RNA sequence: CCAGGGGGCCGGGCAGCCGCGUCACUCGCAAGAGUGCCGAGGAAAGUCCGGGCUCCACGAAACAAGGGUGGCGGGUAAUGCCCGCCGGACGAGUGGCCGGAUUCGAAAGGGUUUGGCCGCGAAGUCCAGGGAAAGUGCCACAGAGAGCAGACCGCCUGCCUUGCGCAGGCAAGGGUGAAAGGGUGCGGUAAGAGCGCACCGGGUGUCUGGUAACAGAGACCGCACGGCAAACCCCACCCGGAGCAAGACCGAAUAGGGGCGGCGCGCCUUGCCGCAAGGCAGGGCAGGCCAGUUUCGGGCCCGACCGCCCGGGUUGGUUGCUUGAGCCCUGGGGUAACCCAGGGCCUAGAGGAAUGGCUGCCGGCGGGGAUACGGUCCUGCAUGGGAUACCGUCCGCGCUACAGAACCCGGCUUACAGGCCCCCUGGCGAA
Numbered sequence: 001c002c003a004g005g006g007g008g009c010c011g012g013g014c015a016g017c018c019g020c021g022u023c024a025c026u027c028g029c030a031a032g033a034g035u036g037c038c039g040a041g042g043a044a045a046g047u048c049c050g051g052g053c054u055c056c057a058c059g060a061a062a063c064a065a066g067g068g069u070g071g072c073g074g075g076u077a078a079u080g081c082c083c084g085c086c087g088g089a090c091g092a093g094u095g096g097c098c099g100g101a102u103u104c105g106a107a108a109g110g111g112u113u114u115g116g117c118c119g120c121g122a123a124g125u126c127c128a129g130g131g132a133a134a135g136u137g138c139c140a141c142a143g144a145g146a147g148c149a150g151a152c153c154g155c156c157u158g159c160c161u162u163g164c165g166c167a168g169g170c171a172a173g174g175g176u177g178a179a180a181g182g183g184u185g186c187g188g189u190a191a192g193a194g195c196g197c198a199c200c201g202g203g204u205g206u207c208u209g210g211u212a213a214c215a216g217a218g219a220c221c222g223c224a225c226g227g228c229a230a231a232c233c234c235c236a237c238c239c240g241g242a243g244c245a246a247g248a249c250c251g252a253a254u255a256g257g258g259g260c261g262g263c264g265c266g267c268c269u270u271g272c273c274g275c276a277a278g279g280c281a282g283g284g285c286a287g288g289c290c291a292g293u294u295u296c297g298g299g300c301c302c303g304a305c306c307g308c309c310c311g312g313g314u315u316g317g318u319u320g321c322u323u324g325a326g327c328c329c330u331g332g333g334g335u336a337a338c339c340c341a342g343g344g345c346c347u348a349g350a351g352g353a354a355u356g357g358c359u360g361c362c363g364g365c366g367g368g369g370a371u372a373c374g375g376u377c378c379u380g381c382a383u384g385g386g387a388u389a390c391c392g393u394c395c396g397c398g399c400u401a402c403a404g405a406a407c408c409c410g411g412c413u414u415a416c417a418g419g420c421c422c423c424c425u426g427g428c429g430a431a
Base pairs, nucleotide, nucleotide: 001427002426003425004424005423006422007421008420009419010418012362013361014360015359016358017357018356020039021038023036024035025034026033027032041402045413046412048411049410050409051408052407053243054242055241056240058297059296060295061294062293063292066239067238068237069236070235071085072084073083074082075081086129087127088126089125090124093120094119095118096117097116098115099114100113101112102111103110104109130234131233135232136231137228138227139226152174153173154170155169156168157167158166159165160163182200183199184198185197186196187195201223202221203220204219206217207216208215209214247319248318249317250316257310258309259308260307261306262305266285267284268283269282270281271280272279273278287301288300289299290298326345327344328343329342330341331340332339333338363400364399365398366397368395369394370393373392374391375390376387377386378385379384
């Protein structure tokens, strides 16, 4: 310098005038005034995840239903997140083969450039990355045939009336297709075919390394049986529900409202009432309810509990509401995410919703114009002269990103004009 990548920070500054919000202090009977500290984000967005917190479900365990995650290990309060590693795909480029253009050469051959195929492949990016031999299902159209398939064009052999003929063999070549029953090569064959062999691929087992995913080595086996699970499904692990419009308190007001359905509605005994039928109350046994099932525990009793419909009152105030799984610095541990220790800091809490308006100067970006003052370039050793594409200089114009907390925190995803900084990989070159 060229090419390919990853990350961090800022995203406006200064001044003047006027104007906002919470809190604290002072003055004031009050309304209000003065002073002071502080006052939107890296995403505040999306509402896709995980939690804190609040309330509800009577509690525990197991199973079922439903939902979520999916390589291995670690981090975290936790996650579908983060870190590291494994496997795969891509990746600037690079090696080989084939073809084209151009050029040098008598030729052989070489240089430059370009297209295709095959192999290798940096940093890094991406992966919805368990199982297809448990089962079911799908692979349209085209094609002979799309999973225990198959002969359209063909190849080979034989026969004869020699024809787009008949019989037999083949699946190596071609075609169709997203995909065609392992791949390349050699042998073999009438022609072929894992038919045999070598290597690659695949299956089963062993050994070594690693916490593991997995990697490597080697032995045996010619080894027909594709793809899709972001199809149903199987396997492993995890999961109550609702949400700050959750809730709590005060005040005020009303109708302590009405109706329907569901599961279960027994026995014994005592007392009282009654002509009797029967009713009321107490006790005991048993039964039932707490709505997925079972077991255990606990509570309750014929309205216990579950579900649905209609109707009435309150739409006021206070609180929840900002000290946090918080931030910063230093040291230690760890490859890292992150953890531990010490020290320091307090940085919005509005409540229809505050941080804004005007002016001037500057910063940044873009275009235009001017000049030749400086850099730069040319002529030159120099003095000097010339040029104006670029940088600086001057003038003026336009623009200044995405975008506003609302209980809080950790993530992911999306949006972002422009500027600065750092790091990694490959190539070329210089010292």